[in-house]
Context: one part of a larger RNA
RNA sequence: CUAUCGUUAAGGAACUCGGCAAAAUAGCCCCGUAACUUUGGAAGAAGGGGUGCUGGUGUAAGAGCCAGCCGCAGUGAAAAGGCCCAAACAACUGUUUAUCAAAAACACAGGUCUCUGCAAAAUCGUAAGAUGACGUAUAGGGGCUGACGCCUGCCCGGUGCUGGAAGGUUAAGAGGAUGAGUUAGACUUCGGUCGAAGCCCAGAAUUGAAGCCCCAGUAAACGGCGGCCGUAACUAUAACGGUCCUAAGGUAGCGAAAUUCCUUGUCGGGUAAGUUCCGACCCGCACGAAAGGCGUAAUGAUUUGGGCACUGUCUCAACGAUAGACUCG
Numbered sequence: 001c002u003a004u005c006g007u008u009a010a011g012g013a014a015c016u017c018g019g020c021a022a023a024a025u026a027g028c029c030c031c032g033u034a035a036c037u038u039u040g041g042a043a044g045a046a047g048g049g050g051u052g053c054u055g056g057u058g059u060a061a062g063a064g065c066c067a068g069c070c071g072c073a074g075u076g077a078a079a080a081g082g083c084c085c086a087a088a089c090a091a092c093u094g095u096u097u098a099u100c101a102a103a104a105a106c107a108c109a110g111g112u113c114u115c116u117g118c119a120a121a122a123u124c125g126u127a128a129g130a131u132g133a134c135g136u137a138u139a140g141g142g143g144c145u146g147a148c149g150c151c152u153g154c155c156c157g158g159u160g161c162u163g164g165a166a167g168g169u170u171a172a173g174a175g176g177a178u179g180a181g182u183u184a185g186a187c188u189u190c191g192g193u194c195g196a197a198g199c200c201c202a203g204a205a206u207u208g209a210a211g212c213c214c215c216a217g218u219a220a221a222c223g224g225c226g227g228c229c230g231u232a233a234c235u236a237u238a239a240c241g242g243u244c245c246u247a248a249g250g251u252a253g254c255g256a257a258a259u260u261c262c263u264u265g266u267c268g269g270g271u272a273a274g275u276u277c278c279g280a281c282c283c284g285c286a287c288g289a290a291a292g293g294c295g296u297a298a299u300g301a302u303u304u305g306g307g308c309a310c311u312g313u314c315u316c317a318a319c320g321a322u323a324g325a326c327u328c329g
Base pairs, nucleotide, nucleotide: 001324002323003322004321005320006319007318008317010315011314014313019310027051028050029049030048031047036041038147052069053068054067055066056065057064070074082308083307084306085305086304087303088302089300090299094106095105110145111144112143113142114141115140116139122131123130124129148295149294150293151292153225154224155223158222159221160218161217162216163215164214167213168212169211173207174206178202179201181199182198185194186193187192226244227243228242229241230240253287254284265281266280267279268278269277
């Protein structure tokens, strides 16, 4: 010096991105225990006191009571919760990146939409067949949301889906007008011309489904949810008015937010001092209602801020132990 430990004056987070690490707390008995709350919890809340041995008493056995004794120390070693306040997110227990991520991600009970009448829909398979299910709409498949509480606004113009069938468009097929080829024959200026039936080629009108166009419905379907100008008896602001555009112009609630660029916004709180934190404000660059909105007790090896206790984290380092390193062999 390295690793793992032990102890430390005074101070006690001044360390540091951050109390990381360490220390502290700890068993059992008794007292006592707040906000909040879904009345279950929160709760071992918090915060106090006791704890050994001997004799007596007491009892079914205990608990308890009385007297005494020892130590610095009686859960005498070991095992053995640190606690509180506030906020974010996720309701919760659970699940996950075997080998850098355990979470706010996934799942979840609950909610809702949609498909499916049974030889079900959906899925696997070329098929037979199988799953669904030896189930039957209180069932099964798919999508979204995610306990609970209060709620979930406006837009169907676009895209999708569902329904409709009057009209337009429209395939194969049906249809066969008409035209072409071939030639018995006829005519001929002998070069050719015309040309029935049959065969064969092309083929108009007309007819012809779904779809699309079209007409409705549907947003817990995909999605969307404005601009400019003026106006009140200080100023400022604009309840109000005008105008343009739109399918409709963002409602409730929340808001510098896991979202705020400007920004360390402004004000208040906490600190001697606070780019973080908490409470407000609203000027929301670019929140917003099941890609749910806002609350929320309990829960969390989650994240953030503060405090008590405690400490070698630090001021600032010291000493010691063990194993290496090092020397000799």
This is a predicted structure of a 329-nucleotide part of an RNA (large-subunit ribosomal RNA, domain IV) from Bombilactobacillus sp. ESL1197.
The prediction has a mean pLDDT of 88.